Molecule: small-subunit ribosomal RNA
Organism: uncultured prokaryote
RNA sequence: UUGAUCCUGGCUCAGGACGAACGCUGGCGGCGUGCUUAACACAUGCAAGUCUAGGCAGAAAGUACCUUCGUGGUGCGGGUAAACUGGCGAACGGGUGAGUAACGUGUAGGUAAUUUGCCUACGAGUGGGGAAUAGGUCCGGGAAACCGGAAUUAAUACCGCAUAACGUCAUGCUCCGAUGGGAGUGUGAUCAAAGGUGGGGAUCUUCGGACCCAUCGCUUGAAGAUAAGCCUGCAUCUGAUUAGCUAGUUGGUGAGGUAACUGCUCACCAAGGCAUCGAUCAGUAGCUGUUCUAAGAGGAAGAUCAGCCACAUUGGGACUGAGAUACGGCCCAGACUCCUACGGGAGGCAGCAGUGAGGAAUUUUGCGCAAUGGGGGCAACCCUGACGCAGCAACGCCGCGUGACCGAUUGAAGCUUUUAGGAGUGUAAAGGUCUGUCGUGAAGGAAGAAAUGAUCCGAGAAUAAUAAGUUCGGAUCUUGACGGUACUUCACAAGCAAGCUCCGGCUAACUUCGUGCCAGCAGCCGCGGUAAUACGAGGGGAGCAAGCGUUGUCCGAAAUAACUGGGCGUAAAGGGUACGUAGGCCUUUUUACAAGUUUUCGGUGAAAGUCAUAGGCUCAACUUAUGAACUGCCGGAAAAACUGUAGAAAUUGAAUUCGGAAGGGGAAAGCGGAAUUCCUGGUGUAGCGGUGAAAUGCGUAGAUAUCAGGAGGAACACCAGUGGCGAAGGCGGCUUUCUGGUCCGAAAUUGACGCUGAGGUACUAAAGCGUGGGUAGCAAACAGGAUUAGAUACCCUGGUAGUCCACGCCCUAAACGAUGGAUACUUGGUGUCGGGAUGUUCGAUCGUCUCGGUGCCGUAGCUAACGUGUUAAGUAUCCCGCCUGGGGACUACGGUCGCAAGACUGAAACUCAAAGGAAUUGACGGGGGCCCGCACCAGCGGUGGAACAUGUGGUUUAAUUCGAUGCAACGCGAAGAACCUUACCUGGGCUUGACAUAUGUAUGAAGCAUGUAAGAAAUUAUGUGUUCUAUUUACUUUUGUAGAUAGCAUAUAUACAGGUGAUGCAUGGCUGUCGUCAGCUCGUGUCGUGAGAUGUAGGGUUAAGUCCCUUAACGAGCGCAACCCUUACUUUUAGUUGCCAUCAGGUAAUGCUGGGGACUCUAGAAGGACUGCCGAGGUUAACUCGGAGGAAGGUGGGGAUGACGUCAAGUCAGUAUGUCCCUUAUGUCCAGGGCUACACACGUGUUACAAUGGCCGGUACAGAGUGUUGCUAAGUCGUGAGACCAUGCCAAUCACUUAAAGCCGGUCCCAGUUCGGAUAGGAGUCUGCAACCCGACUACGUGAAGUUGGAUUCGCUAGUAAUCGCGCAUCAGCCAUGGCGCGGUGAAUACGUUCCCGGGCCUUGUACACACCGCCCGUCAAACCAUGGAAGCUGGGGGGACCUGAAGUCUGUCACCGAA
Repeated sequence: UUGAUCCUGGCUCAGGACGAACGCUGGCGGCGUGCUUAACACAUGCAAGUCUAGGCAGAAAGUACCUUCGUGGUGCGGGUAAACUGGCGAACGGGUGAGUAACGUGUAGGUAAUUUGCCUACGAGUGGGGAAUAGGUCCGGGAAACCGGAAUUAAUACCGCAUAACGUCAUGCUCCGAUGGGAGUGUGAUCAAAGGUGGGGAUCUUCGGACCCAUCGCUUGAAGAUAAGCCUGCAUCUGAUUAGCUAGUUGGUGAGGUAACUGCUCACCAAGGCAUCGAUCAGUAGCUGUUCUAAGAGGAAGAUCAGCCACAUUGGGACUGAGAUACGGCCCAGACUCCUACGGGAGGCAGCAGUGAGGAAUUUUGCGCAAUGGGGGCAACCCUGACGCAGCAACGCCGCGUGACCGAUUGAAGCUUUUAGGAGUGUAAAGGUCUGUCGUGAAGGAAGAAAUGAUCCGAGAAUAAUAAGUUCGGAUCUUGACGGUACUUCACAAGCAAGCUCCGGCUAACUUCGUGCCAGCAGCCGCGGUAAUACGAGGGGAGCAAGCGUUGUCCGAAAUAACUGGGCGUAAAGGGUACGUAGGCCUUUUUACAAGUUUUCGGUGAAAGUCAUAGGCUCAACUUAUGAACUGCCGGAAAAACUGUAGAAAUUGAAUUCGGAAGGGGAAAGCGGAAUUCCUGGUGUAGCGGUGAAAUGCGUAGAUAUCAGGAGGAACACCAGUGGCGAAGGCGGCUUUCUGGUCCGAAAUUGACGCUGAGGUACUAAAGCGUGGGUAGCAAACAGGAUUAGAUACCCUGGUAGUCCACGCCCUAAACGAUGGAUACUUGGUGUCGGGAUGUUCGAUCGUCUCGGUGCCGUAGCUAACGUGUUAAGUAUCCCGCCUGGGGACUACGGUCGCAAGACUGAAACUCAAAGGAAUUGACGGGGGCCCGCACCAGCGGUGGAACAUGUGGUUUAAUUCGAUGCAACGCGAAGAACCUUACCUGGGCUUGACAUAUGUAUGAAGCAUGUAAGAAAUUAUGUGUUCUAUUUACUUUUGUAGAUAGCAUAUAUACAGGUGAUGCAUGGCUGUCGUCAGCUCGUGUCGUGAGAUGUAGGGUUAAGUCCCUUAACGAGCGCAACCCUUACUUUUAGUUGCCAUCAGGUAAUGCUGGGGACUCUAGAAGGACUGCCGAGGUUAACUCGGAGGAAGGUGGGGAUGACGUCAAGUCAGUAUGUCCCUUAUGUCCAGGGCUACACACGUGUUACAAUGGCCGGUACAGAGUGUUGCUAAGUCGUGAGACCAUGCCAAUCACUUAAAGCCGGUCCCAGUUCGGAUAGGAGUCUGCAACCCGACUACGUGAAGUUGGAUUCGCUAGUAAUCGCGCAUCAGCCAUGGCGCGGUGAAUACGUUCCCGGGCCUUGUACACACCGCCCGUCAAACCAUGGAAGCUGGGGGGACCUGAAGUCUGUCACCGAA
């Protein structure tokens, strides 16, 4: 991830960190840090010198004097600078991380196998000679770098000689020790040196000195310290798609070599050495202290600082030296750069700065040796890009600030929002009071300085010395890059100092506008298609803050590699099975040891870091001190439970012997019957065979069928069973032979002999392969026939490999119990197979106990659930195999195996946010069960064909207004389009408007009646007549006069009106539909981890979840039913306008009149029907069936009544309504036109096609409605529609109103007719302002199509269908054949539920949930992207064989020189 659930499982986020980079922003300070890339190339400067107290030689500037005035001389400068020789240093310090998987590093050891300049302390010595050479001088070559020759010269340079042991070598002896060690004692041989400076009494002197003292050196020996070399144990990345590697290789002997051990090197000898505990090979990588993260264990990293290593343009090499195989040395080779006179030369920033290049990206060509440290020197001092400082960079950490307090009964303005009232920003601002970090200016002003040295004083050693020097102590003087810095004080003044990200969920924070799947956002899920809290902007808010976000990387979360701490029946995961090697693990008792283990002690575990406690910078970061820690390694001691090792014993694990037992265990040989097929013969005749139906096929040359005989191959019916055997695969007729394993029983024997098992080996269904046989049946391929849109299939007829046998391969399966093996423990029930014991029985049996196998059901437990459950998936131990999201992929490449097919092993790129398991509720199924419905069936009448009516689509049009579109749009909205309606089109007008409310100003009442002119009208212009009311103020005697206000109208101004404009997918309301189907839910309880279940499953029954019974459910609600209306019967009450039996009157006739309530009827009230009664069935139920009675019988008929919900169903054009849009127009008024068009298609209807009929004449019987703008009688006129006149009725009174079919009589005689009436002609009537587009009706004449309608499809179960007429609404009239009602006449059929459609309940499967109109697989097509192949060409890495060969080292030899 799902509609929801639980689980598995991946993906993603929130945290911390950084040598970072990028975007926006940026006040200060402290402390740190700063080429992660090109170990790329480098201009320029600097980074290692110093000593004149080792030696030779020895300037210049300047200055003073002389001068022949010259490039003169002398003195000072000055025995100074520079150079040479010589000594020490340059092997440190500084940089970088290329190489290196290594004794490189870390840690712990060894060196009896070694070296060590300077330094410390100790012993001894420092005698006497010699020959050169640099430099300088002269000469020469070269562009330069630089080089050559000659003569001459010094030393702490170089070389002999002397002397010397406690040195070295050789060789003896003694002791300790044991690799070549130490102590001592002999003999022989052999090896050193250098002087300088200061001072000096005596002595000597060539007057320099010798000599003495001091000091610095030098030589030698032995020791220390320091620094190194070498060796060893352990630790140290990834890959087995790298499994074998190795000839100096492993060892020995001898020799050489080294400071030193060693195949380090060589000769000879032996054939070893390393490796699954991962050699070799390949890839990657400097290692560590530590750093980041994490609860920890771990994981990742190895910047700065510190230790070690390696490197210095690339490769090779040696020299010097105590030390180098040498960053700022040398030689050679390569590449590159530079100079050149072209002959030759020079160079090496991975030192500090700096430049270019690369890159997302990383600083100044700074100051100083004042401090710390280093080199040289006696010292002064010199050198030091080490270092100390400063500069740049928010790169990081830490600290501070950007103000504080008041300030609202005016919550200012602005902005935002709004329900228009208000609300928010917000004490925020303004305003007032205050402070002064920081900043600016000024003044003051540290610490970092200790020493050395010089001078003076004091003390000591040494000395002949009081001198000089030296050692120690004291006093004074001298030294600061940073820097006039830190810090302090004063003055000024809120003045100069806030941003960034986010606001759908995760995740703290919401609104408005714009946009409209566009633009865009996005870490994941996902937002955006006109109401976006997710895009962009505004307002508001949240978070952090001199920063905030983004990107990248690491750890965490991730128990998502599981040591701590996971799993494998179905989610990924048990090897197909067994045997067995290495390895791992292993019963009981006892003794010893002490390797593991535990305790304790010692050494080490560098410093820094981390942690704790203190201290110092105002705090902190930072830093100093102390402590702890560093979980490790090494060594000593102790313990002996456990593991281990060794010894001794034991028997329960394991095995063996004996006696029984079962079995499709295996191999081989032989035998048997049934069946199929074929062959031969007989009988026999026309079909057989096959299928859903057929055909191919076989058969008159005799099939099929049947009988007899024969041949051959394969398989073994019944028995037969969740029965048996086997490790698994697997094994089935019978007999024999050979052979493996298992079980039971009782004793005995061995004495842990056991379990598992990486590699390995063996076996391994079917198919397949090879060779040779065999082949009856069956049967891939193949052929034919069917089926089908096609049918390379399913079906049929044939048929070859194969299936069978022998031998050899293959080695895979859903090889499954999807469950590895072994051992132990843990409630039970019930079958079955093979043994044993025991009881019972005459016996077959049967019961109990027990061992081994094999099933079912179930307890606890386990499990995500399903399930499992002594045959565990429970509880434990041991060993092996395997898993780590889905796809790519049971793939590619490589390797191994194979004759091949192929098998085993087994990735990555890329891509997705899921894939998956179990269970739940629905929906669905050409799954199942039960049931219902005019659903089918049985019937009756229609539709579809014709003409017309009407609606729709389409087309047309200026417009043909709009909506409704499967059922559930289409005689629907519309119960009435000529104008109006009207929404559409054309044209003409109006703009506060045709209509509502309110306000200001002006004028006038308004209104009513009535003209004229223009115009199509709307409208415009202009008249006439009549004419106010109410309240109130002032004046007036009153009538009244003058004014104000209000009512109303007009004009003007403004708010606004108006919209049938959009959105039914923003809505209310109403409606359709499933469906009048029987369903839909809730509370409490119970069950389940949960979604949910139960209730509402079960058995009956019903029209019904209707009722009854059972039941972890008990109840309840909305639906069903009933209550309501109508109709059918009766009673009662009441009788007018209805009725008229009786009585009376009257008429041509009639309830016409008096009267009456009996009847009909009307309309109120009641009754009646409830399975109440009887019988049968059923569970003594519900109920069903039959019967009686009754007007009516099992909801009597009909109506109203429509559960939870579904269809984003329909309607913004009935009305209402959010938002958007129009506002001299999308509003409004008017005239005319259109909605009525017409090649066509469809729906719904009407009328017909005729004789059960048409026409003519006569005649009978309804119900329900309607009527004053109306219905209209009677009468008259007209053929008629109708007209005229006139009456009644606001209705049980009058009228519409003659109902029609029917019945009686006549005519027509089967024809396109006396059927049918369309179309069309002229003539009329009526309504209306007006019948042209575009009304209905009337009569006359006209007389189309049509002779019962293909596939198909609709309605109907009784007063129904069919048929006949009547009425009403709308309405002036009417396109009504429509709609809604009313009655008249009045059928047929239903066996039944197999099938079609729809529905209900239960169950089952599901990969569906937008729910089968679902989901989903593959090819193809188009476009685009990436890759592959391809004649060949070329680069890189590794290995093998070989050629040429620089510098250099070693050796040999030759020549020459020297004592050197």